[in-house]
Context: one part of a larger RNA
């Protein structure tokens, strides 16, 4: 390469849509392109292999035969895959009823806290630490009352609890708007899975333009600590963090488990609907979401109907450690720096 493999050892793309391809339910009735068969021709000879003969044997040489699994050509066959024609309801998906949700977006609004100011009252601290200082404070602080302004953040509720594809996503009211879960009933009638390239969305921190800036607080400055402290601690503090609009496209983007779909013992909660029954509970069933464990499955530790069990179908991905996710090309970025991504050489 074959194989093997991917929770933790190397290795699931961050998530999602979705072109090409790659796979496809049940059913009839033609076709014969795959597939099966028979028959022609062709596939040189030698060589290889198996039987047999000549050189006394062997190598070696000569004769036969099986091989040449092909490719054309021509009959036949109809399960299976392909095509064409029709026809079905289980997949799928619309339509109609009812719920539940921090699912997105925009507008306005509220209350607590913080800072900060304005004014009263009052008099020495006050703040801060493991102890201290650096800092503030009689130009009257902190404390207390009232009143004003700001700008971020939503305590309680609250949950191993909800919802989105991930990334996420909590006041509160309108408004626009995506998804999904069950019930019955009707409609379409294979319209499905997967998805290379492509699009699209993607934390924080960064970057660009213009706002805003209470609080926190890289960076810097001081004071401590230390032998020394570019650190922990403490007094400040800009950039950030907020908002708009553009950009980067990264994370231990983690369930370290791709997606879909089927089968396979259970107990017990959580949470959203539904069916019947009952004074009231008990009961059934559907989606979701834990937790314990049963077979199997694992190196083991675990998993165990939300499989890491046993299949199918697709796409990603791995191949001893270093060198290294570097160098070099090329591609995107405004930069940082993304992406893709070696050798040599060492062991």
């Nucleotide at each position: 390469u074959u194989g093997g493999g991917c929770g933790u050892a190397a290795a699931g793309g961050g998530c999602u849509u979705g072109u090409a391809g790659g796979c496809g339910g049940u059913u009839u009735u033609g076709u014969a392109a795959g597939u099966c068969u028979g028959g022609a021709g062709u596939a040189a000879a030698a060589u290889c292999c198996c039987g047999c003969a000549g050189c006394u044997u062997a190598a070696u040489u000569g004769c036969g035969g099986a091989u040449u699994u092909g490719c054309u050509u021509u009959g036949g066959a109809a399960a299976c895959u392909g095509c064409a024609a029709g026809a079905c309801u289980u997949g799928a998906a619309u339509c109609a009823g009812u719920g539940a949700g921090g699912g997105g977006a925009u507008a306005c609004u509220g209350g607590a806290a913080u800072u900060u100011u304005u004014u009263g009252u009052g008099u020495a601290g006050g703040g801060g630490u493991g102890a201290a200082a650096u800092u503030u404070g009689u130009u009257g602080a902190g404390a207390u009352a009232a009143g004003g302004a700001a700008g971020a953040a939503u305590a309680u509720u609250g949950g191993a609890g909800g919802u989105g594809a991930a990334g996420g996503u909590g006041a509160g009211u309108a408004u626009c708007u995506g998804g999904u879960a069950u019930a019955u009933g009707a409609u379409u009638g294979a319209c499905g899975c997967u998805g290379a390239u492509g699009a699209g969305c993607g934390a924080a921190a960064g970057c660009g333009u213009a706002g805003g800036g209470a609080g926190c607080g890289a960076a810097c400055a001081g004071g401590a600590u230390u032998a020394g402290a570019u650190a922990u601690c403490c007094u400040g503090g800009u950039a950030g963090u907020c908002u708009a609009c553009g950009c980067u496209g990264u994370a231990a983007a983690c369930g370290a488990u791709g997606u879909g779909c089927a089968c396979u013992u259970g107990g017990u909660g959580g949470u959203g609907g539904g069916a019947g029954u009952u004074g009231a509970u008990u009961u059934c069933u559907c989606g979701c979401u834990g937790c314990c464990g049963u077979a199997g499955c694992u190196a083991a530790u675990g998993u165990g109907u939300u499989a890491a069990g046993u299949g199918c179908a697709c796409c990603g991905c791995c191949u001893g450690g270093g060198g290294a996710g570097u160098a070099u090309g090329c591609c995107g970025g405004c930069a940082a720096c993304g992406g893709u991504g070696a050798a040599a050489u060492u062991u």